[in-house]
């Protein structure tokens, strides 16, 4: 200097504005009904960050600067193991490695080189709850790919 190695810290963004009006309470209403209540209709107030119009977001590495290539994490979901629990089951969490199981782009243009930059148009986004959810809530003060950086221990 390189590599192992031990630690430390860092490590996710995002519905302004408008419409709609399932639910819900509510009347000196109207009809049903013997009636309390109740049921049907009406005004009235409230009411969706999920609907519809728009609106904003975009994890790490590679590579001409990438949500869309190429890996890779997360997070579903599948069978398989190991641990725990209990109402003992074709059960229910917790973990672990595994799996072609999982999303989405194109055209112009510079240029040696970009599905990355510049112009223009398109798309996509786990699971669970709620009025149908990439953006509220929640597992998660959780995991984590990697990123800095301290330590002089080995080769």
């Nucleotide at each position: 200097a390189a590599c192992a190695g031990u630690c430390u810290u860092u490590g996710g963004g995002g519905c302004a504005g408008g419409g709609u009006g399932a639910g819900u309470g509510u009347g000196u209403c109207c009809g049903g009904a013997a009636a309390a209540u109740c049921c049907g209709g009406u005004g009235c107030a409230u009411a969706a960050u999920u609907c519809c119009c728009a609106a904003c977001c975009g994890g790490c590495g590679g590579u001409a600067c990438a949500g869309u290539c190429c890996g890779c994490g997360a997070g579903c979901c599948g069978a398989c193991a190991g641990c725990g629990c209990c109402u003992g089951g074709u059960g229910c969490g917790c973990c672990g490695a595994c799996g072609c199981a999982c999303g989405a782009u194109c055209c112009g243009g510079u240029g040696u080189g970009a599905u990355u930059c510049c112009g223009g148009a398109a798309c996509c986004g786990a699971c669970a709850g709620u009025a149908u959810a990439g953006u509220c809530u929640g597992g998660a003060u959780g995991a984590g790919a990697a990123a800095a950086g301290a330590c002089a221990u080995g080769u």